[in-house]
RNA sequence: CUCAUCGAGACCGGCUGAGGGAAUAGGCCCAAAGACGCCGGGGCAACCGCCAGGACCAACCACCCUGGAAAGGUGCUACGUCCUGCGACAUCGUCUCCUCGGAUGUCGACAGAUGAG
Numbered sequence: 001c002u003c004a005u006c007g008a009g010a011c012c013g014g015c016u017g018a019g020g021g022a023a024u025a026g027g028c029c030c031a032a033a034g035a036c037g038c039c040g041g042g043g044c045a046a047c048c049g050c051c052a053g054g055a056c057c058a059a060c061c062a063c064c065c066u067g068g069a070a071a072g073g074u075g076c077u078a079c080g081u082c083c084u085g086c087g088a089c090a091u092c093g094u095c096u097c098c099u100c101g102g103a104u105g106u107c108g109a110c111a112g113a114u115g116a117g
Stems, first nucleotide, its partner, number of pairs: 001117006011041005019030003024085004042077003047073002050068005081111001086108007
């Protein structure tokens, strides 16, 4: 840089000791009844790898689709990619009308995480 996913799921022990939830602002949440982090064990999941079938093909392989297993490589194991911010749309509300601004929801963008290349 490219592609896919960001639904669901899965906790104990030890060490440490003050902040932590990626970054910025606001909010919200966790935390001396010890959070976050590190280590060990357990577990979850099924991205890669593995197996089977299908499809394609003259045929085989690869790509692709479906399913399986969980001994391998990763990953994950509070709510949770915590929400909002930028854009579009819908509904509601406000207003005499327009504009601005408000609430909720959906989609997208940005940013980020994980895997594969």